RNAcentral holds the sequence, with entries from ENA and SILVA.
The RNA shown here (small-subunit ribosomal RNA) has 1487 nucleotides and comes from Micavibrio sp.
NCBI's taxonomy places the organism under Bacteria, Pseudomonadati, Bdellovibrionales, Pseudobdellovibrionaceae, Micavibrio.
The coordinates come from a structure-prediction model, not an experiment, and the mean pLDDT is 84.

[in-house]
RNA sequence: AAACUUAAGAGUUUGAUCCUGGCUCAGAAUGAACGCUGGCGGCAGGCCUAAUACAUGCAAGUCGAACGGACACUUCGGUGUUAGUGGCGGACGGGUGCGUAACACGUGGGAAUUUGCCCUUGAGUAAGGAACAACAGUUGGAAACGACUGCUAAUACCUUAUAAUAUCUUCGGAUCAAAGAUUUAUCGCUCAAGGAUAAGCCCGCGGCUGAUUAGCUUGUUGGUGAGGUAACGGCUCACCAAGGCGACGAUCAGUAGGGGGUCUGAGAGGAUGACCCCCCACACUGGGACUGAGACACGGCCCAGACUCCUACGGGAGGCAGCAGUAAGGAAUAUUGGACAAUGGAGGAAACUCUGAUCCAGCCAUGCCGCGUGUGUGAAGAAGGCCUUAGGGUUGUAAAACACUUUCAAUCGUGAAGAUAAUGACUGUAGCGAUACAAGAAGCCCCGGCUAACUCCGUGCCAGCAGCCGCGGUAAUACGGAGGGGGCGAGCGUUAUUCGGAAUCACUGGGCGUAAAGCGUGCGUAGGCGGCUUAGCAAGUCAGAAGUGAAAUCCCCGGGCUCAACCCGGGAACUGCUUUUGAAACUGCUUCGCUAGAAUAUUGGAGAGGUCAGGAGAAUUCCUAGUGUAGAGGUGAAAUUCGUAGAUAUUAGGAGGAAUACCAGUGGCGUAGGCGCCUGACUGGACAAUCAUUGACGCUGAGGUACGAAAGCGUGGGGAGCAAACAGGAUUAGAUACCCUGGUAGUCCACGCCGUAAACGAUGUGAACUAGUUGUCGGGCUCUUUAGAGUUCGGUGACGCAGCUAACGCAAUAAGUUCACCGCCUGGGAAGUACGGCCGCAAGGUUAAAACUCAAAGGAAUUGACGGGGACCCGCACAAGCGGUGGAGCAUGUGGUUUAAUUCGACGCAACGCGAAGAACCUUACCAACCCUUGACAUCCCGAUCGCGGAUUACAGAGAUGUUUUCCUUCAGCUCGGCUGGAUCGGUGACAGGUGCUGCACGGCUGUCGUCAGCUCGUGUCGUGAGAUGUUCGGUUAAGUCCGGCAACGAGCGCAACCCCUAUUUCUAGUUGCCAUCAUUUAGUUGGGCACUCUAGCAAAACUGCCGGUGAUAAGCCGGAGGAAGGUGGGGACGACGUCAAGUCAUCAUGGCCCUUACGGGUUGGGCUACACACGUGCUACAAUGGCAAUGACAAUGAGCUGCUAGGUGGUAACGCCAUGCUAAUCUCAAAAAAUUGUCUCAGUUCGGAUUGGGGGCUGCAACUCGCCCCCAUGAAGUUGGAAUCGCUAGUAAUCGCAAAUCAGCAUGUUGCGGUGAAUACGUUCCCGGGUCUUGUACACACCGCCCGUCAAGCAAUGGGAGUUGGUUCUACCCGACGGCCGUACGCUAACCUUUUAGGAGGCAGCGGACCACGGUAGGAUCAGCGACUGGUGCUAAGUCGUAACAAGGUAGCCGUUUCGGAAGGAGCGGCUGGAUCACCUCCUUU
Repeated sequence: AAACUUAAGAGUUUGAUCCUGGCUCAGAAUGAACGCUGGCGGCAGGCCUAAUACAUGCAAGUCGAACGGACACUUCGGUGUUAGUGGCGGACGGGUGCGUAACACGUGGGAAUUUGCCCUUGAGUAAGGAACAACAGUUGGAAACGACUGCUAAUACCUUAUAAUAUCUUCGGAUCAAAGAUUUAUCGCUCAAGGAUAAGCCCGCGGCUGAUUAGCUUGUUGGUGAGGUAACGGCUCACCAAGGCGACGAUCAGUAGGGGGUCUGAGAGGAUGACCCCCCACACUGGGACUGAGACACGGCCCAGACUCCUACGGGAGGCAGCAGUAAGGAAUAUUGGACAAUGGAGGAAACUCUGAUCCAGCCAUGCCGCGUGUGUGAAGAAGGCCUUAGGGUUGUAAAACACUUUCAAUCGUGAAGAUAAUGACUGUAGCGAUACAAGAAGCCCCGGCUAACUCCGUGCCAGCAGCCGCGGUAAUACGGAGGGGGCGAGCGUUAUUCGGAAUCACUGGGCGUAAAGCGUGCGUAGGCGGCUUAGCAAGUCAGAAGUGAAAUCCCCGGGCUCAACCCGGGAACUGCUUUUGAAACUGCUUCGCUAGAAUAUUGGAGAGGUCAGGAGAAUUCCUAGUGUAGAGGUGAAAUUCGUAGAUAUUAGGAGGAAUACCAGUGGCGUAGGCGCCUGACUGGACAAUCAUUGACGCUGAGGUACGAAAGCGUGGGGAGCAAACAGGAUUAGAUACCCUGGUAGUCCACGCCGUAAACGAUGUGAACUAGUUGUCGGGCUCUUUAGAGUUCGGUGACGCAGCUAACGCAAUAAGUUCACCGCCUGGGAAGUACGGCCGCAAGGUUAAAACUCAAAGGAAUUGACGGGGACCCGCACAAGCGGUGGAGCAUGUGGUUUAAUUCGACGCAACGCGAAGAACCUUACCAACCCUUGACAUCCCGAUCGCGGAUUACAGAGAUGUUUUCCUUCAGCUCGGCUGGAUCGGUGACAGGUGCUGCACGGCUGUCGUCAGCUCGUGUCGUGAGAUGUUCGGUUAAGUCCGGCAACGAGCGCAACCCCUAUUUCUAGUUGCCAUCAUUUAGUUGGGCACUCUAGCAAAACUGCCGGUGAUAAGCCGGAGGAAGGUGGGGACGACGUCAAGUCAUCAUGGCCCUUACGGGUUGGGCUACACACGUGCUACAAUGGCAAUGACAAUGAGCUGCUAGGUGGUAACGCCAUGCUAAUCUCAAAAAAUUGUCUCAGUUCGGAUUGGGGGCUGCAACUCGCCCCCAUGAAGUUGGAAUCGCUAGUAAUCGCAAAUCAGCAUGUUGCGGUGAAUACGUUCCCGGGUCUUGUACACACCGCCCGUCAAGCAAUGGGAGUUGGUUCUACCCGACGGCCGUACGCUAACCUUUUAGGAGGCAGCGGACCACGGUAGGAUCAGCGACUGGUGCUAAGUCGUAACAAGGUAGCCGUUUCGGAAGGAGCGGCUGGAUCACCUCCUUU
């Protein structure tokens, strides 16, 4: 100088957020155990369980210098050994933690004590005596062990003497001791005093749980006296008194040895009490004493009990919780080792003996600490492994190879200290030296996040993992393996336990409006807290000093083992307790006073405050009477019900009960519950003013006590209306409900219980302080002119600042800032339940758990979605209209059925004339049969041939195919080589092929919401945050279109516009188009022309531009002008972010899986075309707005050479034949049709055309299954269509025809084209869909959501339970071992006495008594186990019944209570808002 310095979080509730809150993890530790692995050493530790039972050995002896004897040896001097007597020690040391909640322990004190051995001091140590062991004899017993007779010694025993500084005392006096041994010396012995040590006793304070243990106690509490003890004391006894303890927790129950310390923690704390130290308790279980200085005694005694052993059955023996060891238990804990060498202990004078205390060794990675398993160089980045985008990467300087070293271990040698003159178990140990070889020495766990570390393969909700969250259903960094990586390392993981994190019991350091949490409210006891002031005291408080706080441990500084662990020395600390001295501000106590708290008094006003009595009117119902007639009543609609026996309605009178309209009000009163007509009586409280009185009298309030809505209970009344239960009617799938008609308890009164409610402001009471503004109720004061203004006290509201809050919100009536006191909370469920107690007549209330189970439950707010919530807006959404569908026949698609097959897909809108713009074969994917297997198709390899190909004959066959005949043709390049290319055939294997599966693995494409107006971003701002703002609001628009405002300012994808068609016009250009003018013709036919139409190019034009009105002077809207067109002119293309796991693996593409003489390929035939039926979409009709016949005018889009076809001709016609034009503004299809005129005259028709018969035509290889068309004949249903439902807002609907794609042929379908050409829209209440804002939500897979209860099944724990088994304990009684105590003692008796055959004193056996262990009987209390049966509870992917709750959840929900019901639940009464929506009232803010 130092002893001080130290504090981390994460995962998990949600779509996301903040908070609350639990669960879990990371750290440290251990007397540990288990799994895998294991080289060395040091230091420590090692039955936590059965205080279970113990074989065997050892753990306490020693002294011959106390004594007699015996034995052995002897040099005859003696020496040695030791059974017994005697002394000291066996009360220490060692073990264990059963018991004990206690003066047991810790700490600090105290007085009424003892203390062997030890130290100091004083005094003494005299004289005698009698026995008993051993021994000898006899004798009992199996043994253990005895019995009798006789002998004997002592430091054994006894008597006497002496007697103080001892003890007692009546102050005269009385009483008490000894031991010797031996050679001088010494060791002993006795009494007394003091000390030391050790022990006993008493007291203050401190440290467990439970109140579901609240009263306990009779020697109990005290006194007096006595006894007893070493000592005080009810310790014991007699008597007296009636006390003592207890909510500051007695008693009882459970658990437990206590402390120093140990672990953890920043600390405060929490947990713990192995090892070491101190104390206590115990020694097989229970009881007891003896001996002794000390014990009620671990290796002593007695008794009782259980157990074990011996036994001759008579009786005996034993106690490892000493060290080893055994068995058992258990997850689990060592050697039947060595030595007294050291340190200590006992005995002894000593030598010495004993010592499982101790010191050592052995076993065990059980822990802590240290060391090693090599070091350097080494790129061809080897091989192998793994991965791969196939290039490479990684393992990896790692290895090999080369060079070096030898710690540890090994071998050999040497060799301490521990010991001092001698003595060393450890031990030939530690250390030192030498030698040889990289030689003998690395594993374990993890790699989804937390948490450091990633890939491949296998598996396929399986196997498995998991601390929490969670992984695994075919691409798993989460399972298993591998490679690689990370961590620690002779260990590594797991399990268990403790503390920490956890501020998650909060003293330090939490909360209670809505998350768990304020008692329903007052009064008040104990307790806690308490105004101003004077003086004193000194309990608390503060300061100084002293004592104590054992050592070890922790900490600091040094030191010793090579370091460290470990050990040693010194210090600091031990935060405490006690004593003492002082201080006096604060608290406290005592005290002098005060008036600001509190109370009283006086005066005054306000009030549904309470109790009792009386009274009033309106209304309902009933009764009586009158009038009067057929309905009334009730509902969404009805019915039950009442009524012709006269209801309802109406008038008059009467009866009875209950409740008090308007006033009436976030008005008043009351502690709360609650209180409402008027009057009276009695009565409580609050308020204001006065400032008269008292003088802190106050606040809170555990227990306690009083009051306490509704329902309910008891007794007695009362009963009008209403109305649980109940009955009936409806509704409904059902309807134990909602609705209706009735209706009983009850509701009312009196008295007595109950004691609970969402008893709520979900906010305990009291006090103080902290901006304002504005209503209202009660009172006062001031000013002023009535009104009013200002101010003050007390209530009751609203808004709002600071502040607080998780947010919502609260905000002088706090949820702000503080103080005092009380109550309550600690994850969800089980459960406010069970058991127990208390209360109650009962119902039930109150107090109040656990097992088990989950990882959440919850609060506030956010964004969505949803609502049988709201507001606004839009849409052929409704309405207004027109025309359809649904009825008929047919066509077509689908379902179903059928079938060998009827291929597949599409299924609400958004599948169903859809894929399919066209199934006779083909298509074709399906079925049957028959064929092929490198394949019908692609690439590569080998061989052969130069072809191939085309035409053709015959045979077999259903054909594919096979066999076969004839004819035509005879590849290209070239270095001339069967060299190359190409083609064909044959072969081989890689492979081809698959309309096989998965659209829930995908790409692409598409549908839909929806051409709806939305969807987002940057910066800024607000919010803790998710998020909000912008995007909301007021207008406006088709539109998030635009304008205005605004903490927003801008921007993007969408809207619109840009694109195309169409409507007008100029210009340009006129052929195949056109023809006004000129000529011409049958004819724009030709000449001519390009004006017009038309064609197709460039342009123009429309923008709310102009005017008026309106609006806000805006955006815009309305009207008008002009214009071909007017407010997007009409139409099209164009489809935001996203949704539907929407559709498509059968267009195509594609991952994975599957088939490979077949799930591939080919052929023929069949099927996709079936047909009791159902549905969708269409066509044609039912007729006169029509049919038929005739007349004959006006389009546009298109298509055409394998084609469209004029014209002619034949045929009734479909069509055939001949023939012409046109590769198209030229020719053709091509005729447009509705129209117009005539006729028919309301019929199953001159409507309608199905069906069927017959005959033809066309296409095609082929019309049977299965095409279309024509002609003749036939002539069905059908007379306008139920419920329901579809389309359409203008050139639209309706109606009419034309064209095209596909296509050999086939069109009622589809896609286009034009002709004719309407009606209606008041409007947005309703249906459907959508958008915006707002609201509620328990939804977020988002209402196709969530979710409740019974029943059924399985599993688990638990309550009750007739009883039964066991433990603990209490009370009463019985029994009464051993033992000490008391009494007695007629029997026995060595020491002393005497007057001695003996007697006495004293003692003993025996006997008696009270006490008492064990045991027994009876009755309780309490705890635990089992228990037929029974009650509820919890959990468990897909069970049953319903639909209770969440939205107004479809009857708002919830609380208390009663009653009813399969169940959720329903209903009655009272209460709450934690109810949506609309309206009204009141209040507030702003103007």